[in-house]
RNA sequence: GCACUGGUAGUUCAACGGUAGAAUACUCGUGUGACACGCGAGUGACUCGGGUUCGACUCCCGGCCGGUGUA
Numbered sequence: 001g002c003a004c005u006g007g008u009a010g011u012u013c014a015a016c017g018g019u020a021g022a023a024u025a026c027u028c029g030u031g032u033g034a035c036a037c038g039c040g041a042g043u044g045a046c047u048c049g050g051g052u053u054c055g056a057c058u059c060c061c062g063g064c065c066g067g068u069g070u071a
Base pairs, nucleotide, nucleotide: 001070002069003068004067005066006065007064010024011023012022013021018054026042027041028040029039030038047063048062049061050060051059
C1' cells in the first nucleotide's frame, strides 16, 4: 500500500430501517450497632462528515482510530 473486520453509558456487551437495552460501576433510599451482601429508584452512550429513506446505531461513500491477513 491492498483486503477483511471492529468503533454504542466509566467498563464489558446487545439491538431485522421505526422510543438505544442489559450487566457492572456510580449516586440516593431501604436494611444493619456499623460495613458488606440483598432489595428498590436514579444518572449516564451510538467515532466523525456526507448520501439514500417518511424515518438510519443499522444501508451506501469517505475520513480517523484499533485489530487480523498479505507483499
Transfer RNA from Rotaria sp. Silwood2, 71 nucleotides, folded computationally. Lineage of the source: Eukaryota > Eumetazoa > Protostomia > Philodinida > Rotaria. Rfam family: tRNA.